[in-house]
Transfer RNA from a Candidatus Woesearchaeota archaeon, 74 nucleotides, folded computationally. The source organism's lineage runs through Archaea, Nanobdellati and Candidatus Woesearchaeota. The RNAcentral record of the sequence draws on ENA. It matches the Rfam family "tRNA". It is annotated as a transfer RNA. The prediction has a mean pLDDT of 82.
RNA sequence: GGGGACAUAGUUUAACCUGGCUAGAACCGCCGCCUCCAGAGCGGCUAAUCGGGGUUCAAAUCCUCGUGUCCCCA
Numbered sequence: 001g002g003g004g005a006c007a008u009a010g011u012u013u014a015a016c017c018u019g020g021c022u023a024g025a026a027c028c029g030c031c032g033c034c035u036c037c038a039g040a041g042c043g044g045c046u047a048a049u050c051g052g053g054g055u056u057c058a059a060a061u062c063c064u065c066g067u068g069u070c071c072c073c074a
Stems, first nucleotide, its partner, number of pairs: 001073007010027004020057001029045005050066005
């Protein structure tokens, strides 16, 4: 220099291909129930689409420019 993949709660991840109802789940954290206390179990709560722009009635999803990580070629 060229090509490709990926980026969503603190962590891991679903939804993306084929745009559509309030972005779902697990772990962590917090609260409650239970318990002599704690743990386990049960119930509840908090929290996310990497950034800018575009297309569209509607974008996590499509297009584009960037940023970051990883892989391949040279």